[in-house]
Predicted 3D model of a 517-nucleotide part of an RNA (small-subunit ribosomal RNA, 5' domain) from an uncultured bacterium.
Context: one part of a larger RNA
RNA sequence: GGACGAACGCUGGCGGCGUGCUUAACACAUGCAAGUCGAACGGGCCUUAACGAAUAGAUUUACUAUGAGCUAAGGUUAGUGGCGGACGGGUGAGUAACACGUGGAUAACCUACCUGACACAUCGGGAUAACACCGUGAAAACGGUGCUAAUACCGGAUACGUUCUUUAGGGCGCAUGGUCUAAAGAAGAAAGGGGGAACCCGGUGACAGAUGGAUCCGCGGCUGAUUAGCCAGUUGGUGGGGGUAAAGGCCUACCAAAGCGACGAUCAGUAGCCGGCCUGAGAGGGUGAACGGCCACACUGGAACUGAGACACGGUCCAGACUCCUACGGGAGGCAGCAGUGGGGAAUCUUCCGCAAUGGGCGCAAGCCUGACGGAGCAACGCCGCGUGGGUGACGAAGGCCUUCGGGUUGUAAAGCCCUGUCAAAUGGGAAGAAAGGAAUGACAGUACCAUAAGAGGAAGCCACGGCUAACUACGUGCCAGCAGCCGCGGUAAUACGUAGGUGGCAAGCGUUGUCC
Numbered sequence: 001g002g003a004c005g006a007a008c009g010c011u012g013g014c015g016g017c018g019u020g021c022u023u024a025a026c027a028c029a030u031g032c033a034a035g036u037c038g039a040a041c042g043g044g045c046c047u048u049a050a051c052g053a054a055u056a057g058a059u060u061u062a063c064u065a066u067g068a069g070c071u072a073a074g075g076u077u078a079g080u081g082g083c084g085g086a087c088g089g090g091u092g093a094g095u096a097a098c099a100c101g102u103g104g105a106u107a108a109c110c111u112a113c114c115u116g117a118c119a120c121a122u123c124g125g126g127a128u129a130a131c132a133c134c135g136u137g138a139a140a141a142c143g144g145u146g147c148u149a150a151u152a153c154c155g156g157a158u159a160c161g162u163u164c165u166u167u168a169g170g171g172c173g174c175a176u177g178g179u180c181u182a183a184a185g186a187a188g189a190a191a192g193g194g195g196g197a198a199c200c201c202g203g204u205g206a207c208a209g210a211u212g213g214a215u216c217c218g219c220g221g222c223u224g225a226u227u228a229g230c231c232a233g234u235u236g237g238u239g240g241g242g243g244u245a246a247a248g249g250c251c252u253a254c255c256a257a258a259g260c261g262a263c264g265a266u267c268a269g270u271a272g273c274c275g276g277c278c279u280g281a282g283a284g285g286g287u288g289a290a291c292g293g294c295c296a297c298a299c300u301g302g303a304a305c306u307g308a309g310a311c312a313c314g315g316u317c318c319a320g321a322c323u324c325c326u327a328c329g330g331g332a333g334g335c336a337g338c339a340g341u342g343g344g345g346a347a348u349c350u351u352c353c354g355c356a357a358u359g360g361g362c363g364c365a366a367g368c369c370u371g372a373c374g375g376a377g378c379a380a381c382g383c384c385g386c387g388u389g390g391g392u393g394a395c396g397a398a399g400g401c402c403u404u405c406g407g408g409u410u411g412u413a414a415a416g417c418c419c420u421g422u423c424a425a426a427u428g429g430g431a432a433g434a435a436a437g438g439a440a441u442g443a444c445a446g447u448a449c450c451a452u453a454a455g456a457g458g459a460a461g462c463c464a465c466g467g468c469u470a471a472c473u474a475c476g477u478g479c480c481a482g483c484a485g486c487c488g489c490g491g492u493a494a495u496a497c498g499u500a501g502g503u504g505g506c507a508a509g510c511g512u513u514g515u516c517c
Stems, first nucleotide, its partner, number of pairs: 001517004006513005013386006019379002021344001026342003030339003035083003040080002043077007051069001054066004090297003100220007109213002114209003118205003122156004131146006162187009172177001192201003222269003229260002234257005240252003272294004276287004299320005322333004350376001352375003358372001359370004389419004399410004423458001426452004433444001461506005466487003472501005482489002
């Protein structure tokens, strides 16, 4: 000198764009943050319409009103079922590791939804929630009996591909091998819904693609030797066995005794990694906030279930600590989602608006949900831009300060005169962002922006002035009070302390502190 997610002191006009718990991965009141589909299914409820037992009014049939039940249409939705809750959002505790970066490998693998192309969808069955009745419990919740549906569940049939076994053959490779063709045998599928129809949306098997993931390997990036030896599933093998989507001590049985280490094993400390960011001429050094990629975690520890995908932040089970409810028998909870509270701290925001846009989930769609996101709010926290006026104006006014008392300086500064109208404030108008056949659709927002009239009016501070270092005098103080980055100032004329005038620097900021280069 530069930089900062900064803080502190004094000061503070406006706008744009960013940024905002670095500390306690401390504890959390309250609300919201993941639902959706009635075009998979049976019910319940509501409305309308047709039929209508019955009842009431009235003079009987006629008429009026109510209306059990039943049919149809529309609406709604607790449950069964499907898809989604593995994304999106947060945090950085752990991790020195194939976690990350980079380059490879898979002849050792998986992939819902999507795309392309092939083949198919046949016949049956038994349940169960909802519901009804009964019961237990303070509650959370649970049990029994009975009924019922499905794109829920199960069995049979069929099988172009597929899988397995056997046989034959072709050419290939990268070691185990892989691929293609043919034959025989065995095994294995399915679901319907909407529509007047055309047809649309779905279902099953198998292939290819796309996307996403999984595993393995080379190389690379912290500190300590005042850590020198470490290791028993340890190292290797067995066509062994098991397990996985998949190679493998991944697990297990048996056999062998290996394996790693001064090129630093093991142990200990610290730490998420990278693109980047800061600095520097560069080499390098430091760093990993925001944004993007990867990883890990979700009160602490452990475990699996479901599923294409999890060992699952707002799922389940067990244990623990903590908090809450309780009728003391037993239950409920997890903000490192968005706001917000307490606490810690030098220190870090609104319990805001909207799904209008972009994107996501579900749905044929209409649409619903979305604290992702789009916006607004707060904070000079940062960067950038603008303003606080311009011109003229000597009689160098007054006042202040200094003075050798002559004057000097503040100083064209002010006043005065002539102008301008940025910003702010007022009034009027008023967007783009909205895209889809038409129409409709804007949270922001009456915002940005434009126009109009008035009026210099509403808008400057902070630090320094001994040398380094731009900028000096007076008074007060008297080794006191104090200053100080270093050298050093202060003990009676202090340009170094305090105040004033003046001056210098920067400016809506200026200084100080901290950290890095």
RNAcentral holds the full RNA, with entries from ENA and SILVA. Model confidence (mean pLDDT): 86 of 100.